A computed fold for a 152-nucleotide RNA from Jeotgalibacillus proteolyticus, annotated as c-di-AMP riboswitch aptamer (ydaO/yuaA leader). Its mean pLDDT, the model's own confidence on a scale to 100, is 78. Rfam family: c-di-AMP riboswitch aptamer (ydaO/yuaA leader). Rfam links the family to the GO terms cyclic-di-AMP binding and regulation of gene expression. Lineage of the source: Bacteria > Bacillota > Bacilli > Caryophanaceae > Jeotgalibacillus.
[in-house]
RNA sequence: GAUUCUAAGUCGCUGAAUUUCAUACAAUGAAAACGGGGGACCCAUGUAAUGCCAUCUAUUUGGCUAGGGGUGAAGCCUUUAAUCUAAAGGCUGGGCAACUCUCAAUGCCCUAAUCCGACAGCUAACCUCGCAAGCGUUAAGAGAGAGAAUGA
Numbered sequence: 001g002a003u004u005c006u007a008a009g010u011c012g013c014u015g016a017a018u019u020u021c022a023u024a025c026a027a028u029g030a031a032a033a034c035g036g037g038g039g040a041c042c043c044a045u046g047u048a049a050u051g052c053c054a055u056c057u058a059u060u061u062g063g064c065u066a067g068g069g070g071u072g073a074a075g076c077c078u079u080u081a082a083u084c085u086a087a088a089g090g091c092u093g094g095g096c097a098a099c100u101c102u103c104a105a106u107g108c109c110c111u112a113a114u115c116c117g118a119c120a121g122c123u124a125a126c127c128u129c130g131c132a133a134g135c136g137u138u139a140a141g142a143g144a145g146a147g148a149a150u151g152a
Base pairs, nucleotide, nucleotide: 011136012135013134014133018032019031020030021029022028023027034130035129036128037127038126043121051064052063053062054061067119068116069115070114071113075091076090077089078088079087080086093110094109095108096107097106099145100144101143102142103141
């Protein structure tokens, strides 16, 4: 000097997921900020049926999930397999590289999961819900802006 690994954190990252107050002694409640869903006219869509099982006086009640829909970046195609879901590849979409944004540009990753329960387009008023979980990067360039330290 280079590479790899580990640790730390009052630092940083994904994400809406943070802060404050009160009572109280570690939980509860409330509020603000941020985020989601439902919900008119108008507009749009359609001429279209409305899934399965059980129950029922009842188009009633309960359950299921292929239909459909929601949160989310997380959708589509091809090949191999045939394991209820795996591997590989491509397109697409998303994130990080330590002040922020833009331009250009290199590298490393992700492209999940889950909820509703036959049902919801947009949608003012209005109604309602969430405020989790999980991790650990340190490339350089140009322009603009912000901030800190030191000195005068």